[in-house]
């Protein structure tokens, strides 16, 4: 000086005034109200994209649909996370990305262009071995040689396309081609290593015989009940007098995809009438820090230690003044562990070139 | 809070089985027509399919992420 990785911070200080949740003390008949203490958004509180608590429906059961995940192995309540590892890919490295199971089970698609597009095909080429036709020469009349066609043969090179049925080299051939050989590469089938994914300059074997597409359909293996705190209970109120209608137990409700199944009991529409106040749930916890052990790590276990928002028309704000590197992105509503996306500008680290 | 659907031409909608070109009415612009004007006729233009990766030979469609509008729910 380029660059990577990984952790932190996320304007401070004072003072005035105010908002809200607690806990005390006064006042007050009671609603209350004032005094003091003390606590008061964030790494993302944000999309709501996973996964879990919790809550009700049965203790969430059985079977079809569906839907997710998808290399190994772990971690965790769980996971589409995370930790380590394998393959692969980019990087000079640090390192960083990776939806990465199965196309030799099955069915489907591949437009245009190209001769063939899937157990495939001969336009351009390249050859003249078999068989044949003209022309020409040669002859010992049997037939030979050139040549140019037909037939053929062949896939080496061009051409087409995203994708053309292994590569390079040597023999081989009329020409060629795995046709035959080395080496490379692939496929099986053993063997050593690893827990496994998978390696492997190990051994044998096959001339190669299998293309792409599963983020198509599908097949395997695991996993998943359904709403969502506007769940849900509990006080008080009220669901009043009524008028029609339909079903009626092999019925009907339980917001379940469906179907057994479980609970429940008369059940529904329509007119018309009425109520929709208040409390719980609610914030203590898979909690946060330190320290020690044990693991590579994610992460576990022990001990100490602190107490951190909880509204519900919804608080966390306004101004004053100083000081700096002049402050970005953005505001909690059940909560909790991820991911994703937003972000002025600062700090400490560990590596690479 | 919560929970669902959708975004394609100035508007309102098709296309969704990947496959050359993304179309259809209304508008609009130009001609014809009329003494003009509007109807009707004839022609043309106008689309980063909300954006930003990925899959794949090929994406308006398939997957993921986002920004936006709508709706239901006491």
């Nucleotide at each position: 000086g380029a660059g990577u990785c990984g952790g932190c911070c996320g304007g401070g200080c004072a003072g005035u005034c105010g908002c809200u949740g607690c806990g005390u003390c006064g006042c007050u008949a009671g609603c209350g109200c004032g005094g003091c203490g003390u606590g008061g958004a964030g790494g993302a509180a944000a999309g709501u994209c996973c996964g879990g608590g919790c809550u009700c429906c049965a203790c969430a059961g059985g079977g079809c649909a569906g839907g997710g995940u998808g290399c190994c192995a772990g971690g965790u309540a769980a996971c589409c996370c995370c930790u380590g590892g394998g393959g692969g890919g980019c990087g000079c490295g640090a390192g960083c990305c990776u939806a990465c199971g199965g196309a030799a089970a099955g069915u489907g698609c591949a437009g245009c262009a190209g001769a063939g597009a899937g157990u495939a095909g001969a336009c351009c080429g390249c050859c003249a071995a078999a068989g044949u036709g003209g022309c020409g020469c040669c002859c010992a009349c049997g037939g030979g040689c050139g040549u140019c066609g037909c037939c053929g043969g062949c896939a080496a090179g061009g051409g087409u396309g995203a994708a053309a049925g292994g590569g390079u080299g040597c023999g081989g051939u009329a020409a060629g081609a795995g046709c035959g050989c080395a080496c490379c590469g692939c496929g099986c089938g053993g063997g050593u290593g690893g827990c496994a994914a998978c390696a492997c300059g190990c051994c044998g074997u096959g001339g190669c015989a299998c293309g792409g597409u599963a983020a198509a359909c599908c097949c395997c293996a695991c996993c998943c009940g359904g709403a969502g705190c506007a769940a849900g209970g509990c006080c008080a109120a009220a669901u009043a007098g009524g008028g029609g209608g339909a079903c009626g137990a092999u019925g009907g409700c339980g917001u379940g995809g469906c179907c057994c199944g479980c609970g429940c009991c008369g059940u529904u529409c329509c007119c018309g009438g009425g109520u929709a106040g208040g409390c719980c749930g609610c914030u203590a916890c898979a909690g946060g820090c330190c320290u020690g052990u044990g693991g590579u790590g994610a992460c576990a276990c022990a001990g100490g230690u602190c107490g951190c928002a909880g509204a519900u028309g919804a608080a966390u704000g306004a101004c004053u003044g100083u000081c700096c590197u002049c402050g970005a992105c953005a505001g909690a509503a059940c909560c909790c562990g991820g991911c994703u996306u937003a972000c002025a500008g600062g700090c400490c680290g560990g590596c690479u070139c | 809070g919560g929970c669902g659907a959708g975004g394609u031409a100035g508007c309102u909608c098709a296309g969704a089985u990947g496959g050359u070109u993304a179309g259809a009415g209304c508008g609009u612009c130009g001609g014809a027509u009329u003494c003009a004007u509007a109807a009707c006729c004839c022609g043309g233009a106008g689309g980063u399919c909300a954006c930003g990766g990925g899959u794949u030979c090929a994406a308006c469609u398939c997957c993921c992420g986002u920004c936006c509008u709508c709706g239901c729910u006491a």